[in-house]
RNA sequence: GGGGAUGUGACUCAGUUGGUAGAGCGAUGCGUUCGCAACGCAUAGGCCGAGGGUUCGAGUCCCUUCAUCUCCA
Numbered sequence: 001g002g003g004g005a006u007g008u009g010a011c012u013c014a015g016u017u018g019g020u021a022g023a024g025c026g027a028u029g030c031g032u033u034c035g036c037a038a039c040g041c042a043u044a045g046g047c048c049g050a051g052g053g054u055u056c057g058a059g060u061c062c063c064u065u066c067a068u069c070u071c072c073a
Base pairs, nucleotide, nucleotide: 001072002071003070004069005068006067007066011024012023013022019056027043028042029041030040031039049065050064051063052062053061
């Protein structure tokens, strides 16, 4: 320098043929307990790496760009 993959709550991941984002784990509160753990219930926490475009509508399609991993030279 060229090719490929990945990027989504703190962490690990899902998200079907575009229709306004979910789970597990973690956190906080309550119940239970002498207390802790476990269990049950509830709550908060992300606008999807960044910017732009297409569209009535984009995590999903297109372009540019950044980071990490990997292959070739």
Transfer RNA from a Clostridia bacterium, 73 nucleotides, folded computationally. It matches the Rfam family "tRNA". By type it is a transfer RNA. Lineage of the source: Bacteria > Bacillati > Bacillota > Clostridia. The coordinates come from a structure-prediction model, not an experiment, and the mean pLDDT is 81.